[in-house]
The RNA shown here (transfer RNA) has 72 nucleotides and comes from a Clostridia bacterium. It matches the Rfam family "tRNA". By type it is a transfer RNA.
RNA sequence: GGUGACGUAGCCAAGUGGUAAGGCCCCGGUCUGCAACACCGUUAUUCGUCGGUUCAAAUCCGACCGUCACCU
Numbered sequence: 001g002g003u004g005a006c007g008u009a010g011c012c013a014a015g016u017g018g019u020a021a022g023g024c025c026c027c028g029g030u031c032u033g034c035a036a037c038a039c040c041g042u043u044a045u046u047c048g049u050c051g052g053u054u055c056a057a058a059u060c061c062g063a064c065c066g067u068c069a070c071c072u
Stems, first nucleotide, its partner, number of pairs: 001071007010024003018055001027041004048064005
């Protein structure tokens, strides 16, 4: 220098045009004499950034940024 994949909450992660699931952690509650365990509740007004397409974009397109892999 070229090609490809990926980027979603503190962490993991689903989603394939129509208001973003789930799990872990944290926090709160119930329980307990106090804890632990268990159970319940609880987080995405910037889905990497900017633009485009569309009535409507996490999703499609382009550029850029970052990470990884391969080629040279």